[in-house]
Context: one part of a larger RNA
RNA sequence: UGACGGGGGCCCGCACAAGCGGUGGAGCAUGUGGUUUAAUUCGAUGAUACGCGAGGAACCUUACCUGGGUUUGACAUAGCGAGGGAUGCUGCAGAGAUGUGGCAGCGUCGCGAGACGCCUCGUUACAGGUGCUGCAUGGCUGUCGUCAGCUCGUGCCGUGAGGUGUUGGGUUAAGUCCCGCAACGAGCGCAACCCCUACUGUCAGUUACUAACAGGUAAAGCUGAGGACUCUGGCGGAACUGCCGGUGACAAACCGGAGGAAGGUGGGGAUGACGUCAAGUCAUCAUGGCCCUUAUGUCCAGGGCUACACACGUGCUACAAUGGCCGGUACAGAGGGAAGCGAGCCCGCGAGGGUGAGCGGAUCCCGAAAAGCCGGUCUCAGUUCGGAUUGAAGUCUGCAAUUCGACUUCAUGAAGCUGGAAUCGCUAGUAAUCGCAGAUCAGCCAAGCUGCGGUGAAUACGUUCCCGGGCCUUGUACA
Repeated sequence: UGACGGGGGCCCGCACAAGCGGUGGAGCAUGUGGUUUAAUUCGAUGAUACGCGAGGAACCUUACCUGGGUUUGACAUAGCGAGGGAUGCUGCAGAGAUGUGGCAGCGUCGCGAGACGCCUCGUUACAGGUGCUGCAUGGCUGUCGUCAGCUCGUGCCGUGAGGUGUUGGGUUAAGUCCCGCAACGAGCGCAACCCCUACUGUCAGUUACUAACAGGUAAAGCUGAGGACUCUGGCGGAACUGCCGGUGACAAACCGGAGGAAGGUGGGGAUGACGUCAAGUCAUCAUGGCCCUUAUGUCCAGGGCUACACACGUGCUACAAUGGCCGGUACAGAGGGAAGCGAGCCCGCGAGGGUGAGCGGAUCCCGAAAAGCCGGUCUCAGUUCGGAUUGAAGUCUGCAAUUCGACUUCAUGAAGCUGGAAUCGCUAGUAAUCGCAGAUCAGCCAAGCUGCGGUGAAUACGUUCCCGGGCCUUGUACA
């Protein structure tokens, strides 16, 4: 100087407390461990692995296994030698890779020899490796932590390590600001500058809108028209403790109030200091070294990654009446659409099929929002709760759904009556609850992820305690 303490002081954080809803019990989905296997490819492993890499494993992907092929190679560049336009179609054998035939075809320049470009064969350099090392590395990332810290120059103090500044008194979300002070300044962080959202002005009105005028309908901005309103999207305004009162050191600031759409960081996002964990990643990529080179490269078919006594994590659906079912009826936002979205009509109980208008979309389509509201029914029951499982029949995608897809209909109707010890999330448009969309994508194992809106709470006395953190101080046989 640090680190540590079941030392002290001060202070924060859904850290506890106060509340609301869960997990832990059940069934299923998914990831992991384990076991099994020819293989169940690899990585991630307290917090910081476990719906994680994977934002799509039937083939492909694929890295694994079995079997069948291949060796200048699936891919790149260059040299030498030989041959041939390129290329397309097709027969046979085969699981295919591949092997072996047939047919068509004949580039540009040049009179030509030949040259160029391209292809094939042979050969040589080389290619190739998701092989090893993340403890050789770059880059990227997690975490402490959006915590308020981490440092430097000069000066001063100390023999020196080092200290001071950065400590102290207040204050703040903040090393934020004020005051003081052997310090005076500065840098990286904080804040602000950026984006979205809440109010408003102005400009612009089509595909959006419809107050007035006119036409028109069963109804409808449907039409003429309008530039008011809503909305869209470009540029501005607006919030700064600016104003008032109080507290305070006359400071910074805090408390209350006015006005205001918004008030003290308005709400949300992006943004992550010096560093820590030899943290993670050699399998995104790049890369040193090592290793393989008729194989650890490469091509193909099939299988596996989907196994199942079991254990754990994360979720979904429930156990019901604040509910289930049936009928009627209302209101979003944000997105996507051309090998696409697909209205309407017809067929089918349905998944869907046939036909096909419109739309590269404020115009057309996906499209129905759901919870809600109105009416009816069920009456506490393993039930009209719950839907696992299984049987049968189908639909769609795709070369192909057996291993191993989703969906539909009929039948079947399991466990489950609120979950032990323990444990998680959340402070407001939040939790809870309800649906919608998108990426990936032929299809989909999505109940995942990322967004979007609808309905919409309870509680916080307080900081003794648990966890993590910041500052000062103290002890130390630790570095």
Small-subunit ribosomal RNA, 3' major domain from an uncultured Spirochaetota bacterium, 479 nucleotides, folded computationally. The RNAcentral record of the full RNA draws on ENA and SILVA. Its mean pLDDT, the model's own confidence on a scale to 100, is 85.